A computed fold for a 106-nucleotide RNA from a Flammeovirgaceae bacterium, annotated as SAM riboswitch aptamer (S box leader).

[in-house]
RNA sequence: UACUUAUCAAGAAAGGUGGAGGGAUUCGGCCCUGUGAAACCUUAGCAACCCCCUGCAGCGCAGGAAAGGUGCUAAUUCCAACUCCGUGUCAGGAGAAAGAUGAGAC
Numbered sequence: 001u002a003c004u005u006a007u008c009a010a011g012a013a014a015g016g017u018g019g020a021g022g023g024a025u026u027c028g029g030c031c032c033u034g035u036g037a038a039a040c041c042u043u044a045g046c047a048a049c050c051c052c053c054u055g056c057a058g059c060g061c062a063g064g065a066a067a068g069g070u071g072c073u074a075a076u077u078c079c080a081a082c083u084c085c086g087u088g089u090c091a092g093g094a095g096a097a098a099g100a101u102g103a104g105a106c
Stems, first nucleotide, its partner, number of pairs: 003104006013043005021032003026081001028079002044073003049069002052064005077098001082095004
């Protein structure tokens, strides 16, 4: 990288280095940013996917825990884009696609 599957409305920031961008991609919007962006490092935290414990019973459900492996710590995955519902073109709603993360498989 492509495949399978689960989740994506909640939660959780300080410091150092750095020095102009960032919010995945294209496009539009709207935001963040010299009161210091990205990136990297340290510490802290959040959550509970894997792992672990207990029960029921079966490859799952419920509860617990937070040592270990990931992940995450502005805004719903920031919003829209495609389809459908709705609507006298608006507002609004649902789904898809794409993406992110975990686990598995190759």
Its mean pLDDT, the model's own confidence on a scale to 100, is 81. It was read from a public genome assembly, where an Rfam model found it.